[in-house]
Context: one part of a larger RNA
RNA sequence: GAGUAACGAUAAGGGGAGUGAAAAACUUCCCCGCCGAAAGACCAAGGGUUCCUAUCCCAUGCUAAUCAGGGUAGGGUGAGUCGGCCCCUAAGGCGAGGCUGAAAGGCGUAGUCGAUGGGAAACGGGUUAAUAUUCCCGUACCGGCCAAUACUGCGAUGGGGGGACGGAGAAAGCUAGGCAAGCGCGGCGUUGGUUGUCCGCGUGAAAGUAUGUAGGUUGAGCGUUUAGGAAAAUCCGGAUGCUUAAGACUGAGAUACGAGACGAGUCACUACGGUGACGAAGUUGCUAACGCUAUGCUUCCAGGAAAAGCCUCUAAGCUUCAGGUAUUGGUGACCGUACCCUAAACCGACACAGGUGGUCAGGUAGAGCAUACCAAGGCGCUU
Numbered sequence: 001g002a003g004u005a006a007c008g009a010u011a012a013g014g015g016g017a018g019u020g021a022a023a024a025a026c027u028u029c030c031c032c033g034c035c036g037a038a039a040g041a042c043c044a045a046g047g048g049u050u051c052c053u054a055u056c057c058c059a060u061g062c063u064a065a066u067c068a069g070g071g072u073a074g075g076g077u078g079a080g081u082c083g084g085c086c087c088c089u090a091a092g093g094c095g096a097g098g099c100u101g102a103a104a105g106g107c108g109u110a111g112u113c114g115a116u117g118g119g120a121a122a123c124g125g126g127u128u129a130a131u132a133u134u135c136c137c138g139u140a141c142c143g144g145c146c147a148a149u150a151c152u153g154c155g156a157u158g159g160g161g162g163g164a165c166g167g168a169g170a171a172a173g174c175u176a177g178g179c180a181a182g183c184g185c186g187g188c189g190u191u192g193g194u195u196g197u198c199c200g201c202g203u204g205a206a207a208g209u210a211u212g213u214a215g216g217u218u219g220a221g222c223g224u225u226u227a228g229g230a231a232a233a234u235c236c237g238g239a240u241g242c243u244u245a246a247g248a249c250u251g252a253g254a255u256a257c258g259a260g261a262c263g264a265g266u267c268a269c270u271a272c273g274g275u276g277a278c279g280a281a282g283u284u285g286c287u288a289a290c291g292c293u294a295u296g297c298u299u300c301c302a303g304g305a306a307a308a309g310c311c312u313c314u315a316a317g318c319u320u321c322a323g324g325u326a327u328u329g330g331u332g333a334c335c336g337u338a339c340c341c342u343a344a345a346c347c348g349a350c351a352c353a354g355g356u357g358g359u360c361a362g363g364u365a366g367a368g369c370a371u372a373c374c375a376a377g378g379c380g381c382u383u
Stems, first nucleotide, its partner, number of pairs: 013031006032380004040360004046340002050338001051075006060068002080141002082336003086119003092113003098107003122139005142332002145330008153318002158313004166300004172293003177287005182203006188196001208257003215250004219244008228236002262282001265278005301304001346355002362374004
């Protein structure tokens, strides 16, 4: 220079009360304003206690601070079903033998790893200061093993089926959701009107079990035979005969049970934070998804993973055993789970106007995830 620039989005603050040494910034109440395909809610990655409570203000916070993602202390993450672990494989990695190289090593068979993919099963309500599909209540479901009972041809690392898949497009049937009416409870205007065709709030309900619909796929059943499926096969495939026109498989939704809970609010108590008890209505219509039926259907050429679980067939073998099917009883370990997550907690040296994958998607107007104004919810961006 200079007590100058700056104090990091022009979303915005004002008032009462409280606490306190001190209040523009903390707490609470009443107004005002901003976002609302987000500036709300929930996950993955990443972070790693930042979560909750008590207490403190030296430093951190671009100012103050009684406040805090700051200091100190204590507390907090509960699983057969969520995710991993586990079984299976993809690209790719490693790789017994093997091939190769002067060596280090390189390649690669059998194998063995490797999810971003395939594979069993849980929902609703309640509860904590802080966790909940994990605790509690209610009602379910799955798997292997063991035991009992009943009935029985079982058996694989092999064969077959299945799993099993692209893009685009169109129409249909539904549901979530929404809206309206009805119903229940409350209100009656401090300013002209408001007992009315008025106003406010509520009107919500799962998995599972049973049924098997709209729709989709396929003709179906029983024989005979067989150069294929590396052996076998009653299975699959090929050929052929007879019978028969609905049979099988799949499949949203709706309906019944689940349903004794929840529920606006009212009453009582209160350390004013809450706690306890009681508890009304809980229907109908319209609309309607990018969700479900649907891995469907139609169409196109560029022709769109694999393997296991699963079903079936036999081989060796076993056939009083073992094994299989059904019912009942027992059983289900380990790891993650707090909190942030379009952000002051992640990546950017910062409490940085930048960046960051997925899910949810209300109302009025509108073709609309545009735009404008709002709901739930969250904020007014730390001078």

Predicted 3D model of a 383-nucleotide part of an RNA (large-subunit ribosomal RNA, domain III) from Marinobacterium sp. It matches the Rfam family "Bacterial large subunit ribosomal RNA". Gene Ontology terms of the family: ribosome and structural constituent of ribosome. The prediction has a mean pLDDT of 83.